[in-house]
RNA sequence: GCGCGCAUAGCUCAACGGUAGAGCAUUCGGCUUAUAUCCGAACGGUUCUAGGUUCGAAUCCUAGUGCGCGCA
Numbered sequence: 001g002c003g004c005g006c007a008u009a010g011c012u013c014a015a016c017g018g019u020a021g022a023g024c025a026u027u028c029g030g031c032u033u034a035u036a037u038c039c040g041a042a043c044g045g046u047u048c049u050a051g052g053u054u055c056g057a058a059u060c061c062u063a064g065u066g067c068g069c070g071c072a
Stems, first nucleotide, its partner, number of pairs: 001071007010024004018055001026042005048064005
């Protein structure tokens, strides 16, 4: 330099173009003599950035940034 892939909650990951969710973590409550386990609830998001398409974009298109893999 060329090609491909990934980027979503503190972490690991989901999500037909139609209100962004789960597990873990954190907080609170229940259970227990107590702790852990277990059960319930709450909290937590500029979906990497900037544009475009669309009535509507995490999703499709373009460019960029970062990371990974391959080729040279």
The prediction has a mean pLDDT of 82.
This is a predicted structure of a 72-nucleotide RNA (transfer RNA) from a Patescibacteria group bacterium.
NCBI's taxonomy places the organism under Bacteria, Bacteria candidate phyla.
Rfam family: tRNA. Rfam's curators write: Transfer RNA (tRNA) molecules are approximately 80 nucleotides in length.
It was read from a public genome assembly.